[in-house]
RNA sequence: CGUGCUAGGCGGGGCGCUGGUGGUGCCCUGUACCCGAAACCCUCCUCAACGCGGGGCGGAAUCCCCUGCCUGAGGUCUGCGGUCUCGGAGGACUGUUCGUACCGCCUGUGUUGACCGGCCGCGUCCGGCGCGGCGGGAGACUGCGAAUCCGGUCAGGGUCGGAAGGCAGCAGCCGUAAGCAGGCCCUCCCGGGUGCCGCCGGAGUGCGUGGCCCGAGCAGGUUGGUACGCGCAAGCUCUAGAGGCGAGAUCGACGGCGGGUGCACG
Numbered sequence: 001c002g003u004g005c006u007a008g009g010c011g012g013g014g015c016g017c018u019g020g021u022g023g024u025g026c027c028c029u030g031u032a033c034c035c036g037a038a039a040c041c042c043u044c045c046u047c048a049a050c051g052c053g054g055g056g057c058g059g060a061a062u063c064c065c066c067u068g069c070c071u072g073a074g075g076u077c078u079g080c081g082g083u084c085u086c087g088g089a090g091g092a093c094u095g096u097u098c099g100u101a102c103c104g105c106c107u108g109u110g111u112u113g114a115c116c117g118g119c120c121g122c123g124u125c126c127g128g129c130g131c132g133g134c135g136g137g138a139g140a141c142u143g144c145g146a147a148u149c150c151g152g153u154c155a156g157g158g159u160c161g162g163a164a165g166g167c168a169g170c171a172g173c174c175g176u177a178a179g180c181a182g183g184c185c186c187u188c189c190c191g192g193g194u195g196c197c198g199c200c201g202g203a204g205u206g207c208g209u210g211g212c213c214c215g216a217g218c219a220g221g222u223u224g225g226u227a228c229g230c231g232c233a234a235g236c237u238c239u240a241g242a243g244g245c246g247a248g249a250u251c252g253a254c255g256g257c258g259g260g261u262g263c264a265c266g
Base pairs, nucleotide, nucleotide: 001266002265003264004263005262009057010056011029012028013027014026015025019045020044022042023041033055034054035053036052064260065259066258068257069256070255074251075250076249077248078247080246081245084243085242086241087239088238089237090236093235094234095232096231098229099228100227101226102225103224104223105221106220107219108218109217117213118212119211120210121209122208123207124206125202126201127200128199129198130197131195132194134191135190136189137188138187139186141182142181143180144179150175151174152173153172158167159166160165
C1' cells in the first nucleotide's frame, strides 16, 4: 500500500413521565438507514438500566471512543434583583370631587339702622255701596220729512151780500207729526271675561310692602387655608398573579483543539 474481516457506528440534547433508565410525547440542534408495537403505554434496572422485535448499510477513521480543554443554540431551577408592561387588592400618604363647620380674603350692603324677632297699618282675599271706562237702548240735539184725510199765510179763482164787507180754501211759501238719518256733546236705563279708582265693613297673619321697637351685622363669591365625613384611584402601598429584562445555579446540541482504538492474508 492492497484485499477480506471484527469492535464500535448509522444521531445527540433539554423538559415531561417514572422509585429510577431508555423510548413513544413537546422543544432545541441540524440531516442523521428501513419496517413494526408503545400513555390507565412499551423496554429495562439496583451503582445498574443509555430501549424492544425484524431487516439493511458502512466500517479502523472526516466517519468509532475520550471522567480532556474551549465555544455555546436551547432548556430547567431560584422564599434572587430592581425596573418596564398588564392584572388583582387597598385607601395609610400625595392629589382630587362633593358636603358640613371654622378662620381668613374679596365684593356688595348696613348706625341715613343690617339679620332674627315683636307690634301696628296698607295691599293681596270676601261682602256691600259708589265712581269711571266699554257696549247696547231710549230721550234730548241737528237735518230731512205730508197730492188729500196736519197747522199758518193763502195770489188767482170760487161763494154770500145792493154795497161796505164776510166765509171756505187749491197751488206756492213757511212750519210740524209719525218716521228716517246723523253725530256722539248732554240726560236716563240695562249689561260684563270692566278698573294700578273711591268709601264702608269683614276675614286673616300666608305672602308683599310701609312705620315703630330692638341695635351690628347681613348677603354673595369659579376665593385661600384648616378639620371632619362620603367618594375616586392618577401618583402611592401590597401582591408564593402573568409576561418581559437582569443575576446566579444546573444540564447542554452543533462546532473547534488535543488525545486514543484492532485482526488475518498478500